RNAcentral holds the sequence, with entries from MGnify. This is a predicted structure of a 167-nucleotide RNA (Lysine riboswitch aptamer) from a bovine gut metagenome. The coordinates come from a structure-prediction model, not an experiment, and the mean pLDDT is 81. The model forms 100% of the base pairs in the Rfam consensus. It matches the Rfam family "Lysine riboswitch aptamer". From the family's description: Riboswitches are metabolite binding domains within certain messenger RNAs that serve as precision sensors for their corresponding targets. Allosteric rearrangement of mRNA structure is mediated by ligand binding, and this results in modulation of gene expression. This family includes riboswitches that sense lysine in a number of genes involved in lysine metabolism, including lysC.
């Protein structure tokens, strides 16, 4: 080199079931006001349409979350970028979210705390710094007659580490 089987641990990813929030909110019905023009709202601009208050019934849903099971796994997997597709009243653009592909672009790996962005959200998720703590190799100090574990200090990055097997 190349195959192949390992290891970190609050590990990582799907799915199903529940539970919760989202909401008594949309939206549906109805009862009163109102009834011009204007103004606000329907993600951001343009142009159309729709809606707006007040009380009464009825009353959710998706996206995200959370706890179990199960099932696949250890670049697991996230993120970023780039292309296309879908979406939030319509139509033209844009962003945002959702999803397909590609791309060793970045991240060992979880926590923990600012700021940042997703999000109804004091949920959670992601990212940039920092923080200590983990696995793992190096290098050095300790030890030793000499080495080995064991401790200690620094560093590196998964394109690492380990074992096996061919060359």
């Nucleotide at each position: 080199u190349g195959a192949u089987a390992g290891a970190g641990g609050c590990g990582c990813g799907a799915a199903a079931a529940g539970a919760a929030u989202g909401a008594g909110u949309a939206g549906c019905a109805u009862c009163g006001c109102u009834u011009c023009a204007g103004g606000c709202g329907g993600c951001g601009g343009g142009a159309a349409c729709c809606g707006c208050c007040g009380g009464u019934g009825c009353g959710a849903a998706g996206g995200g979350u959370c706890u179990u099971u199960u099932c696949g796994c250890c670049g697991a997997a996230g993120g970023g970028u780039a292309u296309c597709c879908g979406c939030c009243u319509u139509c033209c653009c844009g962003a945002a979210c959702g999803g397909a592909u590609a791309u060793g672009c970045c991240u060992g790996g979880g926590c923990c705390g600012u700021c940042g962005g997703a999000g109804a959200a004091c949920a959670u998720c992601c990212g940039c710094c920092g923080g200590a703590c983990u696995g793992u190799c190096g290098c050095c100090c300790c030890u030793u007659g000499a080495a080995a574990a064991a401790g200690g200090g620094c560093g590196g990055a998964g394109a690492g580490c380990u074992g096996u097997c061919a060359g």